[in-house]
RNA sequence: GCGCCCGUAGCUCAGCUGGAUAGAGUGUCGGUUUCCGAAGCCGAAGGUCCCGCGUUCGAAUCGCGGCGGGCGCACCA
Numbered sequence: 001g002c003g004c005c006c007g008u009a010g011c012u013c014a015g016c017u018g019g020a021u022a023g024a025g026u027g028u029c030g031g032u033u034u035c036c037g038a039a040g041c042c043g044a045a046g047g048u049c050c051c052g053c054g055u056u057c058g059a060a061u062c063g064c065g066g067c068g069g070g071c072g073c074a075c076c077a
Stems, first nucleotide, its partner, number of pairs: 001073007010026004019057001028044005050066005
C1' cells in the first nucleotide's frame, strides 16, 4: 500500500431482507428477605447505536468519506 471482518448500556453481546418507546445477560443502585450478610425475588438508573455527509416519509440497519481494532497479502535499500 491492497483486500476482508468488526465498532450498539461500565463489561460480554443480540438486533443489521429499513418502520413502531433500541434489547438480553452481567455489573451498579434501591426495595424485599435476614440477627447481619450472601443467594433468591421485585424495581430503577444507565445509550450522540465510533464520527461526518448523503439516500429515504422513515436509518443501529443502505451508500460515500474518515477514525479505531483484528486478520490475510504485498513491499522492505